Two RNAs folded together computationally: RNase P RNA and transfer RNA, 424 nucleotides in total. The prediction has a mean pLDDT of 76.

RNA sequence: AGUCGCCGCGUCCGAUAAGGGCGAGGAAAGUCCGAACACCGAAGGACAGCGUGCUUCCUAACGGGAAGGCGGGACUUUUUCCCGACGGCAUGUGCAACAGAAAGAAUACCAGCCGAUGGUGCUCUAGGGCACACAGGUGAUGGGUGAAAUGGUGGUUUAAGCACCACCGGCGUGUGUGGUGACACGCACGUACAGGUAAACCCCACGUGGUGCAAGGUCGAGCAGUAGUCGCAACUUAGUUGCCUAGGCGGUCCGUCUAGAGUUGGCUACGGGUAGACCGCUUGAGCAGAGUGGAGACAUUCUGCCUAGAUAAAUGGCGACGCAGAUCGAUGUGUCUGACAGAAUUCGGCUUA
RNA sequence: GCGAGAUAGCUCAGGCGGUCAGAGCGUCGGAUUCAUAACCCGGAGGUCGAGAGUUCGAGUCUCUCUCUCGC
Numbered sequence: 001a002g003u004c005g006c007c008g009c010g011u012c013c014g015a016u017a018a019g020g021g022c023g024a025g026g027a028a029a030g031u032c033c034g035a036a037c038a039c040c041g042a043a044g045g046a047c048a049g050c051g052u053g054c055u056u057c058c059u060a061a062c063g064g065g066a067a068g069g070c071g072g073g074a075c076u077u078u079u080u081c082c083c084g085a086c087g088g089c090a091u092g093u094g095c096a097a098c099a100g101a102a103a104g105a106a107u108a109c110c111a112g113c114c115g116a117u118g119g120u121g122c123u124c125u126a127g128g129g130c131a132c133a134c135a136g137g138u139g140a141u142g143g144g145u146g147a148a149a150u151g152g153u154g155g156u157u158u159a160a161g162c163a164c165c166a167c168c169g170g171c172g173u174g175u176g177u178g179g180u181g182a183c184a185c186g187c188a189c190g191u192a193c194a195g196g197u198a199a200a201c202c203c204c205a206c207g208u209g210g211u212g213c214a215a216g217g218u219c220g221a222g223c224a225g226u227a228g229u230c231g232c233a234a235c236u237u238a239g240u241u242g243c244c245u246a247g248g249c250g251g252u253c254c255g256u257c258u259a260g261a262g263u264u265g266g267c268u269a270c271g272g273g274u275a276g277a278c279c280g281c282u283u284g285a286g287c288a289g290a291g292u293g294g295a296g297a298c299a300u301u302c303u304g305c306c307u308a309g310a311u312a313a314a315u316g317g318c319g320a321c322g323c324a325g326a327u328c329g330a331u332g333u334g335u336c337u338g339a340c341a342g343a344a345u346u347c348g349g350c351u352u353a
Numbered sequence: 354g355c356g357a358g359a360u361a362g363c364u365c366a367g368g369c370g371g372u373c374a375g376a377g378c379g380u381c382g383g384a385u386u387c388a389u390a391a392c393c394c395g396g397a398g399g400u401c402g403a404g405a406g407u408u409c410g411a412g413u414c415u416c417u418c419u420c421u422c423g424c
Base pairs, nucleotide, nucleotide: 002321003320004319005318006317007316009023010022011021012020013019025340029351030350032349033348034347035346036345037212038211039210040209044254045253046252047251049208050207051206052205053204054068055067056066057065058064069086070084071083072082073081074080087203088202092201093200094197095196109143110142111141112138113137114136117135118134119132120131121130122129123128151168152167153166154165155164156163169193170191171190172189173188174187175186176185177184178183216279217278218277219276225270226269227268228267229266230265231243232242233241234240235239244260245259246258247257248256249255286305287304288303289302290301291300292299293298323338324337325336326335327334328332354424355423356422357421358420359419362378363377364376365375371409380396381395382394383393402418403417404416405415406414
């Protein structure tokens, strides 16, 4: 938790009785999502806005769930576990303080390397040679700075480099095999090897009407109105059509609907009134068990069950038994503890205690 | 059911992320004055409500929680 007894409370059945049935959650909380349902005299289309973002499946739907893929991390390895707000930066526009030479095709501070060219010195057989590293050259060899600084190896070339070739890796294109798919493996070609950031603006794909049970409806009660505004044309003579004005459909446009009065109908602004009763209100995308299908989430068939509907707001108190945990020097009929917290239209999730 | 806010002791700015933190009042000290006030100068004082995440970096962006106020 629960069972029994006594008293008490709410609701349903019963005849108004006796009596009987039922009576807070796994989160009822937050109100972060989705929907059912209701209304908006058309609720339609487009744009904007908003939301989501790997693939397949489940679901009424979801930003949820299952299984996978890829990436990252932990682990000695296989393996296993954890995390992912996971479309796009070779679309465009931005941002990267300080430090550093330099923050995108940006870059030479120090060291290192060079001695072809200029220069200086020495030497000489007067052809040249040697030394210096002054001027100069150099870029990915190292360092420094930073969160981040243009992949690696072996050769050719060069004064040293650049550059070129090959292989590996990365990226892009095409293609083969496997897979429903995301992807994985392989081959060929190319390669200015063009970094990070989109919970940056933005682009792409998909989705999305609004308001919400204080929705909405029935009966009934009660009050108070004031001010402003409201066309044109044509055809016909009941009226019709077009334009215009005002209003409704979350924002804008299109579209559409209502009205355009004068005996009272619309619209705008201000102001007043709306006691109370009933419905919505609980049978549900419901719950439990078993079988079948499926890796699974789930689906389906059969059987069984009906489990609060209050409206200033019930579901409690006492006693006994019992359950779980802790503890003891005394093991006994011992002692102690038993949380978070309470429906108000319902359901599926998320988050929190 | 809906909408806002939380930054120094108090009242409030800040925010298209630049490594920070401001203004006024108050407070402490100095100067001035017979003394005080005013005026002038200088200082101290801050987990930007809490936690997690994105990012190189969060007061600012996203999510969750706590508290306060209003309709």